[in-house]
Model confidence (mean pLDDT): 82 of 100.
A computed fold for a 72-nucleotide RNA from Dacryopinax primogenitus, annotated as transfer RNA.
The sequence is in RNAcentral, with records from ENA and Rfam.
RNA sequence: GCCCGUUUAGCUCAGUGGUAGAGCGUGUCACUCGUAAUGAUAAGGUCGAUCGUUCGAUCCGGUCAAUGGGCA
Numbered sequence: 001g002c003c004c005g006u007u008u009a010g011c012u013c014a015g016u017g018g019u020a021g022a023g024c025g026u027g028u029c030a031c032u033c034g035u036a037a038u039g040a041u042a043a044g045g046u047c048g049a050u051c052g053u054u055c056g057a058u059c060c061g062g063u064c065a066a067u068g069g070g071c072a
Stems, first nucleotide, its partner, number of pairs: 001071007010024004018055001026042005048064005
């Protein structure tokens, strides 16, 4: 320098063109003499940035960034 993959909650990851979920973690409550475990419930995300396509973009396309890999 060229090519390819990945980027979504604090962490690990799903997800589909029609307004985003799970597990773990965290807070609160219940249970207990107390703790753990268990159960219930809640908070937490402008889906890496930007431009475009579309009635509508987390999803499709371009550019940039970060990260991983391949070739030279």